A computed fold for a 149-nucleotide RNA from Desulfocicer vacuolatum DSM 3385, annotated as FMN riboswitch aptamer (RFN element).
């Protein structure tokens, strides 16, 4: 150099005006938000007088994966039930939602513009924004030690 393993640390945003009503941060106009990896033609920084090049940073909610959570499977208690609890993630049902125009050799990623999407559960009224499980899980990021080669 490369790095099995062990351990800490970190790891989610948003409802302000206004209407209508007995009652809505839930419904109605207008607003506001946008996890993690990869792609990538921006765009910054370095290396060299300049080009080309390389090297680091950094660009997608709706291309590709992945994550919580409902579901589903298993085990267990339960009155073969409602339900409770533990456990699986190989099972992928819910798994969401982009298009046009412009540039280019090349873009659903870059300009412009006009859409669309968002788990369960609870509530005086239907919730991406409020409460709740959750002082939980986690996609993954870091740092430290560091077998072995």
């Nucleotide at each position: 150099u490369u790095g099995a393993a062990u351990u800490c640390u970190c790891a989610g945003g948003g409802c302000g005006g206004g209407g209508u009503g007995a009652a809505a941060u839930u419904c109605c106009c207008c607003a506001c938000c946008g996890g993690c990896g990869g792609u990538u033609a921006u765009u910054u920084u370095g290396a060299u007088g300049a080009a080309a090049u390389c090297a680091a940073a950094u660009a997608a909610g709706c291309c590709c994966g992945c994550g919580a959570g409902c579901g589903c499977c298993u085990g267990c208690g339960g009155u073969u039930a409602a339900c409770g609890c533990a456990g699986g993630g190989u099972c992928a049902g819910c798994a969401g939602a982009u298009c046009u125009g412009g540039u280019g050799a090349a873009a659903u990623u870059c300009c412009a513009g006009a859409g669309c999407c968002g788990a369960c559960g609870g509530u005086u009224a239907a919730a991406g924004u409020c409460c709740g499980g959750a002082u939980g899980g986690g996609a993954g990021a870091g740092a430290a030690u560091a077998a072995a080669a």
The RNAcentral record of the sequence draws on Rfam and Ribocentre. Its Rfam family is "FMN riboswitch aptamer (RFN element)". Its family is annotated with FMN binding in the Gene Ontology. The prediction has a mean pLDDT of 76.